[in-house]
Context: one part of a larger RNA
Molecule: small-subunit ribosomal RNA, central domain
Organism: Microthrixaceae bacterium
RNA sequence: UUGGGCGUAAAGAGCUCGUAGGCGGCUCGGUAAGUCGGGUGUGAAAUUUCGAGGCUCAACCUCGAGACGCCACCUGAUACUGCUGUGGCUAGAGUCCGGUAGGGGAGCGUGGAAUUCCUGGUGUAGCGGUGAAAUGCGCAGAUAUCAGGAGGAACACCAACGGCGAAGGCAGCACUCUGGGCCGGUACUGACGCUGAGGAGCGAAAGCGUGGGGAGCGAACAGGAUUAGAUACCCUGGUAGUCCACGCCGUAAACGUUGGGCACUAGGUGUGGGGUCUUAUCAACGGAUUCCGUGCCGUAGCUAACGCAUUAAGUGCCCCGCCUGGGGAGUACGGCCGCAAGGCUAAAACUC
Numbered sequence: 001u002u003g004g005g006c007g008u009a010a011a012g013a014g015c016u017c018g019u020a021g022g023c024g025g026c027u028c029g030g031u032a033a034g035u036c037g038g039g040u041g042u043g044a045a046a047u048u049u050c051g052a053g054g055c056u057c058a059a060c061c062u063c064g065a066g067a068c069g070c071c072a073c074c075u076g077a078u079a080c081u082g083c084u085g086u087g088g089c090u091a092g093a094g095u096c097c098g099g100u101a102g103g104g105g106a107g108c109g110u111g112g113a114a115u116u117c118c119u120g121g122u123g124u125a126g127c128g129g130u131g132a133a134a135u136g137c138g139c140a141g142a143u144a145u146c147a148g149g150a151g152g153a154a155c156a157c158c159a160a161c162g163g164c165g166a167a168g169g170c171a172g173c174a175c176u177c178u179g180g181g182c183c184g185g186u187a188c189u190g191a192c193g194c195u196g197a198g199g200a201g202c203g204a205a206a207g208c209g210u211g212g213g214g215a216g217c218g219a220a221c222a223g224g225a226u227u228a229g230a231u232a233c234c235c236u237g238g239u240a241g242u243c244c245a246c247g248c249c250g251u252a253a254a255c256g257u258u259g260g261g262c263a264c265u266a267g268g269u270g271u272g273g274g275g276u277c278u279u280a281u282c283a284a285c286g287g288a289u290u291c292c293g294u295g296c297c298g299u300a301g302c303u304a305a306c307g308c309a310u311u312a313a314g315u316g317c318c319c320c321g322c323c324u325g326g327g328g329a330g331u332a333c334g335g336c337c338g339c340a341a342g343g344c345u346a347a348a349a350c351u352c
C1' cells in the first nucleotide's frame, strides 16, 4: 500500500532480443466509444441538511422542503483520446549510395623473448632459499656458461586519463569468414516507433561430465621454519585446476553499487573517429565550426550531506524492474531447473 522512494540509508533485474500489454509524430475526412451539456426515469422509508411544530428545555419525536455517488434511455457538442479511410505528409524509424576507425566475434596458420625438461661441451663445490634458517638439489658432477633439441602457456616495448563490444569481456603477427558503429549524400519507404509481464538467447572466475594436453603457476596435501600453539602468513616440493574440443552450470563488489527511450537546460579544458570552412594557389601544421564517443573542471538547479551537473543524481513525458525496521533468512517448506555442487522462486514462529 490511491503515499513516498531506489549513486552511498531498504530498493535498478548481469546483459540483450522480443510476445502480450502500456504509451506513441504532422495533417484531412468520417464516426461519436471515452469526454462534456440538456431532458426523462430511477435513486423506498429511516438517516443527513434547512424550516416549522410537540414532550417545561435538550436528547428524542412529528410535519414540510432540499440533497442523494451511481445507473438506464432520449437528445445534442466534437477540442482532446479512441475507432475508421487501398486519405495525405516527412521532422521519428529504417533502406540505399560513398567513405571511415577499431584488442568486436569465429576459424586457420605463423613469430620472437622467457621458464622448465632432455642431449652434448666447458667447468668445480657448492647451489637454492630467508628477517635469519632449515627442509630441498649437488662429486652418480649440480648451480654457472655455450650449442642443439622437445613441449606447453602467455604475448614485454607500442600502451594511453586511448579503442571496440549489449553486458560478460576483447591485445604478438598474417590470412579467410562475419556482426555492429560513426561521418557525409539526401535517392527510397512513409510512423514501419519506444518500452517490455511471461519467454528465449548470451553470460567472468570457480565447479561438473567425456576425451586430450600439461611448461610455468598452484587450492588440497607433505615437509621445513615461525609461534605459547600455527590445521596460517614465509620457505622447499606438489595433485586437482589453470590450456584445448564438445556438453553442463548460470552465479559475482556481473559496479558508474546510477534500468531503457525521447526532449529541454551556462560555459571552460583535454582526448579518440569523421565532415565543412579558412590560412590569396597546392600542402603538412595551425585556426574556426559541426556530428559521434570518452575524461576532467564548473553555473543554474538538485541533494540529508557527500556530491551530480548537456555522458545529470537538473526539468518533463512514456514503459519495465524493485523497496517498505533489524535479526531469524536469501533460510525452511513446496514447485521448477541441474549429473552433482547448487541455482531460481520464497515465508513463518520467535526475538529486539
Stems, first nucleotide, its partner, number of pairs: 003324004007306002012320001014202004021195003025089003028085004033081002035077007048066007092192001093189003096185005104178004109173002111155001116150007126137002163170002207248006216242002221237004259319006267297012301308002325352003334345004